The prediction has a mean pLDDT of 76.
This is a predicted structure of a 356-nucleotide RNA (Bacterial RNase P class A) from Vannielia sp.
Its Rfam family is "Bacterial RNase P class A". Rfam links the family to the GO terms tRNA processing, dimeric ribonuclease P complex and ribonuclease P activity. Rfam describes the family as follows. Ribonuclease P (RNase P) is a ubiquitous endoribonuclease, found in archaea, bacteria and eukarya as well as chloroplasts and mitochondria.
NCBI's taxonomy places the organism under Bacteria, Pseudomonadati, Pseudomonadota, Paracoccaceae, Vannielia.

[in-house]
RNA sequence: GCGGAUGGCCGGGUGGCCGCGGAGGGCAACCUUCGAGGAAAGUCCGGACUCCACGAAGCAACGGUGCCGGGUAACGCCCGGGCGGAGCAAUCCGACGGAGAGCGCCACAGAGAACAGACCGCCCGCUGAUGCGGGUAAGGGUGAAACGGUGGGGUAAGAGCCCACCGCGGGACUGGCAACAGGACCGGCAAGGCAAGCCCCACCGGGAGCAAUGCCAAAUAGGAGCCUCGCAUGGGCCGCUUCGGUCUUGAGGUUCGGGUUGGCAGCUAGAGGGUUCAUGGCAACAUGCGCCUGAGAUGAAUGGUCACCGCGCUCGCAAGAGCGAACAGAAUCCGGCUUACAGGCCAUCCGCGCAA
Numbered sequence: 001g002c003g004g005a006u007g008g009c010c011g012g013g014u015g016g017c018c019g020c021g022g023a024g025g026g027c028a029a030c031c032u033u034c035g036a037g038g039a040a041a042g043u044c045c046g047g048a049c050u051c052c053a054c055g056a057a058g059c060a061a062c063g064g065u066g067c068c069g070g071g072u073a074a075c076g077c078c079c080g081g082g083c084g085g086a087g088c089a090a091u092c093c094g095a096c097g098g099a100g101a102g103c104g105c106c107a108c109a110g111a112g113a114a115c116a117g118a119c120c121g122c123c124c125g126c127u128g129a130u131g132c133g134g135g136u137a138a139g140g141g142u143g144a145a146a147c148g149g150u151g152g153g154g155u156a157a158g159a160g161c162c163c164a165c166c167g168c169g170g171g172a173c174u175g176g177c178a179a180c181a182g183g184a185c186c187g188g189c190a191a192g193g194c195a196a197g198c199c200c201c202a203c204c205g206g207g208a209g210c211a212a213u214g215c216c217a218a219a220u221a222g223g224a225g226c227c228u229c230g231c232a233u234g235g236g237c238c239g240c241u242u243c244g245g246u247c248u249u250g251a252g253g254u255u256c257g258g259g260u261u262g263g264c265a266g267c268u269a270g271a272g273g274g275u276u277c278a279u280g281g282c283a284a285c286a287u288g289c290g291c292c293u294g295a296g297a298u299g300a301a302u303g304g305u306c307a308c309c310g311c312g313c314u315c316g317c318a319a320g321a322g323c324g325a326a327c328a329g330a331a332u333c334c335g336g337c338u339u340a341c342a343g344g345c346c347a348u349c350c351g352c353g354c355a356a
Stems, first nucleotide, its partner, number of pairs: 001352010012309007020035006037327001041338002044336005049209004054244006062205005067081005082096001083094004097200002102198002104194003119140002121136006148166006168187003173182003213265004223256007234248004272293004277288004311324005
């Protein structure tokens, strides 16, 4: 200097005039002050909160997660580690438990696709020849994948048939909390792949959601019909069982019809949020002292205009002139993940080249 990787920040500022929404003050006029995000998006997870299901325990159904150890209110998230894969590397990715519990799939090609198999070839025998019989799976071919690989011995030719090394399997030993890793030893040369196919195993899980829910005001029709169980030593209420509870002219289901479209609360400091320092920890994070920090709308507020400064691009020797500015707008609130983003800045690391 060029390229790449990881983490983080900004993404306009100041002033005047006019105009909005909240809070406070004021009799009023008016004054003061505050006023969209890093993702507010997606609605994918986890919760707080509210109501409902009768509660507790066990089982079942359904759904979710899936290596180990930590963090967290919790999670499918975060941190660290292991194994596997991509990359020269920094780094990144992983639906990462089980294939001898069972079932299922592996098209076509090919001799043969799970304990299958002889097309070409090689060897032996017979035949005048064509060809026939037997042996073989090392060579070739087919295929995404062919029931170990390389080398040597052996053989009629071959084959873990035998041997060495690799690979595979096994119990024991060592290191580590663990996942896992490892030198020596033994074994027989052998039981493919897919579980993001069903399934098995381990762990977790009630439902719905601020249009939850509560109060006030107002209005109507305290509406009509049908079905099932039951009507008291019994019966109803959960998918089942045990224990308990509760109701009992009761419980459940369904069809038609009527009223309410208003206001207030919920509504904003809730595991609140952010952060310097100290201690512990590789880290995520935890604890403690201190400091800072207020959108709360409800058909839906933060806009318009002028000037200057700042940023980027183009032209220009310069002065200067012109042009431009990303993704995108809270609606109960938090912790995450995922996706989008013009332009600019900072730090660290990796690779290549050059110079000293």